Predicted 3D model of a 264-nucleotide RNA (Bacterial large signal recognition particle RNA) from a Chloroflexota bacterium. The RNAcentral record of the sequence draws on ENA. Taxonomically the source falls in Chloroflexota (Bacteria, Bacillati). A source record names the gene ffs. It matches the Rfam family "Bacterial large signal recognition particle RNA". From the family's description: The signal recognition particle (SRP) is a universally conserved ribonucleoprotein involved in the co-translational targeting of proteins to membranes. By type it is a non-coding RNA gene.
[in-house]
């Protein structure tokens, strides 16, 4: 160096969790390298730590160390969100007490205050206007079933005379139209109107009384007692974000190590 047969080992790996501990199935993250069966009221083991079977097998393979680093969980900080609490601080707000004064305005042509009349306002009533309806008035208006008068014609009668009655004319009913005025009824957020009442005293106005301040700035100022809990403060939580610390760590990269037997 070659051939044959073995063995170690490998046949995906890792994280969290479970576990006395070590692995596995399951979950999650990576990844492609031919595996199969068992297994979460669990399965198999014991610091040499899955069990049983199959395959590869000392090789660009395996083991170890270092580097990189997907990803996972742990701890802390800050923020965001939510909850609980607090009420010395900021904001908002209620009551009570107090106040020397200052400025401005008005005031003996009488402030403030008081009494009273009236207006405004409300109710009732009367009147009026407006609106509506009806009546009155005028006019039109009935072939016949309305009235009056009834030509012609018809009927009764011997006659004298009488009767009914169409058209026409006149007048009317129901109904239609008009209607400045007139009468009645009804209506109401009509009224420079009359009468009588009422009215918190808001406003306007007149009369009288009193006799020196009144009002505004000031819903402010000072004090005190509260209220609220928006801001603030404290604590807790989070399957929300950002960053930090250490930790485990796939894939990958680098370095080192790498067995036995027989034969040639």
């Nucleotide at each position: 160096c070659c051939g044959c047969g073995c063995u170690a080992g490998g046949u995906g790996g890792g994280g969290a969790g479970c576990u006395a501990g070590c692995g596995g199935u399951g979950c999650c993250c990576u990844g492609c390298a031919a595996c199969c069966g068992c297994a979460a009221u669990c399965c198999g083991c014991u610091a040499u730590a899955g069990c049983g079977g199959g395959c590869c097998g000392a090789a660009u393979g395996c083991c170890u160390g270092c580097c990189c680093g997907a990803g996972g969980g742990c701890u802390g900080u800050c923020a965001a969100c939510g909850g609980c609490g607090u009420g010395a601080c900021u904001g908002u707000u209620g009551g009570c007490c107090g106040g020397c004064g200052g400025c401005g305005a008005c005031g003996a042509u009488g402030a403030c205050g008081g009494u009273u009349g009236g207006g405004c306002c409300u109710c009732g009533u009367g009147c009026g206007a407006c609106g509506a309806a009806g009546g009155a008035c005028u006019u039109c208006g009935a072939a016949c079933c309305c009235c009056g008068u009834c030509a012609g014609g018809u009927c009764c009668g011997a006659g004298a005379g009488g009767a009914a009655g169409c058209a026409g004319c006149g007048g009317u009913a129901a109904g239609g139209a008009g209607c400045c005025c007139c009468c009645u009824u009804c209506g109401g957020g009509c009224g420079c109107c009359g009468c009588g009442a009422g009215u918190u005293c808001c406003c306007c106005u007149g009369a009288c009384c009193c006799g020196a301040g009144u009002c505004g700035c000031a819903g402010g100022c000072g004090g005190u007692c509260g209220a609220u809990a928006a801001g603030g403060c404290g604590c807790c939580g989070u399957a929300u974000g950002a960053g930090a610390g250490a930790u485990c760590g796939a894939c990958g990269g680098c370095a080192g190590g790498u067995g036995c037997g027989c034969g040639g």